[in-house]
Context: one part of a larger RNA
Molecule: large-subunit ribosomal RNA, domain II
Organism: metagenome
RNA sequence: GCCUACGAGUUGCUCCUCUUUGGCGAGGUUAAGAAUAUUGAUAUUCGGAGCCGGAGCGAAAGCGAGUCUGAAAAGGGCGUAUAGUCAGAGGGGGCAGACGCGAAACUUUGUGAUCUACCCAUGGCCAGGAUGAAGUAGUGGUAACACACUAUGGAGGUCCGAACUGGUAAGCGUUGAAAAGCUUUCGGAUGAGCUGUGGGUAGGGGUGAAAGGCUAAUCAAACUGAGAAAUAGCUCGUACUCCCCGAAAUGCCUUUAGGGGCAGCGUCGUGGUUGAGUUUUAAAGAGGUAGAGCUACCAAUUGGACUAGGGGGAGUCAAAUCCUACCAAAUCCAGAUGAACUCCGAAUGCUUUAAAAUAUACACGGCAGUGAGGGCUGGGGUGCUAAGGUCCCGGUCCGAGAGGGAAAGAACCCAGACCAACAGCUAAGGUCCCAAAAUCUAGACUAAGUUGAACUAAGGAAGUUCAGUUGCAGAGACAGCCAGGAUGUUUGCUUGGAAGCAGCAAUUCAUUUAAAGAGUGCGUAACAGCUCACUGGUCGAGCGACAGGGCAUCGAUAAUAAACGGGCAUCAAGUCUAGUACCGAAGCUUUGGAUUAUAGUAAUAUACUGGUAGGGGAGCAUUCUAGUCAGCGGUGAAGGUAUCUUGUAAGAGGUGCUGGAGCGACUAGAAAAGCAAAUGUAGGC
Numbered sequence: 001g002c003c004u005a006c007g008a009g010u011u012g013c014u015c016c017u018c019u020u021u022g023g024c025g026a027g028g029u030u031a032a033g034a035a036u037a038u039u040g041a042u043a044u045u046c047g048g049a050g051c052c053g054g055a056g057c058g059a060a061a062g063c064g065a066g067u068c069u070g071a072a073a074a075g076g077g078c079g080u081a082u083a084g085u086c087a088g089a090g091g092g093g094g095c096a097g098a099c100g101c102g103a104a105a106c107u108u109u110g111u112g113a114u115c116u117a118c119c120c121a122u123g124g125c126c127a128g129g130a131u132g133a134a135g136u137a138g139u140g141g142u143a144a145c146a147c148a149c150u151a152u153g154g155a156g157g158u159c160c161g162a163a164c165u166g167g168u169a170a171g172c173g174u175u176g177a178a179a180a181g182c183u184u185u186c187g188g189a190u191g192a193g194c195u196g197u198g199g200g201u202a203g204g205g206g207u208g209a210a211a212g213g214c215u216a217a218u219c220a221a222a223c224u225g226a227g228a229a230a231u232a233g234c235u236c237g238u239a240c241u242c243c244c245c246g247a248a249a250u251g252c253c254u255u256u257a258g259g260g261g262c263a264g265c266g267u268c269g270u271g272g273u274u275g276a277g278u279u280u281u282a283a284a285g286a287g288g289u290a291g292a293g294c295u296a297c298c299a300a301u302u303g304g305a306c307u308a309g310g311g312g313g314a315g316u317c318a319a320a321u322c323c324u325a326c327c328a329a330a331u332c333c334a335g336a337u338g339a340a341c342u343c344c345g346a347a348u349g350c351u352u353u354a355a356a357a358u359a360u361a362c363a364c365g366g367c368a369g370u371g372a373g374g375g376c377u378g379g380g381g382u383g384c385u386a387a388g389g390u391c392c393c394g395g396u397c398c399g400a401g402a403g404g405g406a407a408a409g410a411a412c413c414c415a416g417a418c419c420a421a422c423a424g425c426u427a428a429g430g431u432c433c434c435a436a437a438a439u440c441u442a443g444a445c446u447a448a449g450u451u452g453a454a455c456u457a458a459g460g461a462a463g464u465u466c467a468g469u470u471g472c473a474g475a476g477a478c479a480g481c482c483a484g485g486a487u488g489u490u491u492g493c494u495u496g497g498a499a500g501c502a503g504c505a506a507u508u509c510a511u512u513u514a515a516a517g518a519g520u521g522c523g524u525a526a527c528a529g530c531u532c533a534c535u536g537g538u539c540g541a542g543c544g545a546c547a548g549g550g551c552a553u554c555g556a557u558a559a560u561a562a563a564c565g566g567g568c569a570u571c572a573a574g575u576c577u578a579g580u581a582c583c584g585a586a587g588c589u590u591u592g593g594a595u596u597a598u599a600g601u602a603a604u605a606u607a608c609u610g611g612u613a614g615g616g617g618a619g620c621a622u623u624c625u626a627g628u629c630a631g632c633g634g635u636g637a638a639g640g641u642a643u644c645u646u647g648u649a650a651g652a653g654g655u656g657c658u659g660g661a662g663c664g665a666c667u668a669g670a671a672a673a674g675c676a677a678a679u680g681u682a683g684g685c
Stems, first nucleotide, its partner, number of pairs: 001685006011096003015093010027052003033046005056063002066078004099237002102234001106227003110223002117201009126191001128160003131156001135152006164188003169184004203219001205215003240619006250263005264370002266367006277358009291344001292342002298338002302334004307328001309327002311324004373398010403414003418593004423589003429583003432567003438580001440579006451569002459554002463551004468546005480538005486511003491505003517532001521530002594609001596607004620674001622671008631663002639658008
């Protein structure tokens, strides 16, 4: 993991409440118990104890269709005017383990020191080698000691190293050979040593050379029984079918925030009112948003004018006075801002009335679930006019919604699935191939594979195209080629030099000219040299400048080639414009069938039938009981297996084979009454 079996809303209560069926009814009803009958569950008859109802109000005395409060014949509160009760069944609540499984823990009674910690008693063990303390002896030495040397001696938490004991490092092992080991290596090895046997200390206790270590593979409080089905606002699971309706993730409060209470929203039942609900139209209203405006206030604000005050300067003995590209109130002109500004001011929404359409709305009662919401879009707050951010309001969808499109995709686009069909039309989106349908028609653009459905700018640029504005051009433009490009003069100044070309100055002038600057750039130390402007010739038709539109280009950076879905595509299969046809969904239509609701006597008609939590309804199957069938069965029951038929489904039935002894149908009743899940339990594989 699979299969089989078991596995979760039950039961009790002379508790409460609602619905429903029946009996009796201002009454209803017996309980224990007794008698009789019966095989039995039980039935019938007694039994009136008790309970509920029939009167309430007040704290009470008490009064009473009233009563309490109160000074009150006021007002107000609660009552009076609407029938209950007993039994059966069902929905919900209460008390009980109360749908099932699940803690960590707490209390209490005991059991443990055969593991291990420490202690007590009594025993045992430590190959071999090394070092050589004190003491002693001899010799030397001293006045005597001291001291030295040589022997002897055999101390030590001494040294090396087996047994023994430990466990340093690495490797292996890691469903192991082993719930702690193996190999190599390493520490101690006469000591605070190791070890045998017997005994002691016990759970908030022990023991601890102290690690919260150890206390029987268990330790920040052992193990066992009991309280005990502890409690669990938490997690998980909760079993057959079909039909009708169908939510919420909000407000207030909460030792409350992942839980609840009340309200809101769902469902089921009952009720009555000419009618409340919704939509449209018309009319009448309240309001200060969007916008707009500000010489209409408040606040803030740019430039100018004008001008108090201040700063600076001039003036002077001090002043007066004057100037001011300085700062600047008030005032004026022009411009212009504001959620907490308003002289103004919509749309929508809201309220009321009327009409029309439609079919809800409301009240009461039973039962809920929800009270983590989310995306997109419009209006805002917050944030960075950040976030798949966060907080509100309006809408929508997902949630609880399948189908088609967007390659894939909760909420984006289209569209709301009762069932069936090898029928048709369309939506979004598509029509070269994958892949249903145009290699469609007409006209442009793009050369970047731009693009072909995620994605960007500032800025750069003789890409190309379109439509303009403005110049030049057969009296020959523009580009190229040929030729000229001179003279006064090396202008003046400056300077070492300055000659068109370092710099300064200038009526940058004049002459010869077809034209030629006191010179556009390169160049020289300065000249020289090259070149340009300008002119002629040649050539022969268009050539410049400016601003703008379209498409393209660079800017362009992330880990596979890897972001057209792919193949691939260039007068397109890209982009833009216009058009025709086709494809395309569970949409719509057609044909047949079913459910539900309403109307109707019915035939039938109309509408409906996505659905989580949840409410309501109708059924199927299993086991047992009673009655009926005076049922079936060795001429083959149950069960198994294969197959066929049938029902909207749970399911039901037939036949063959197997099996070998019990089993059904109908009408009622009662439940240990349906499994895929609970890291479910047991067994098997």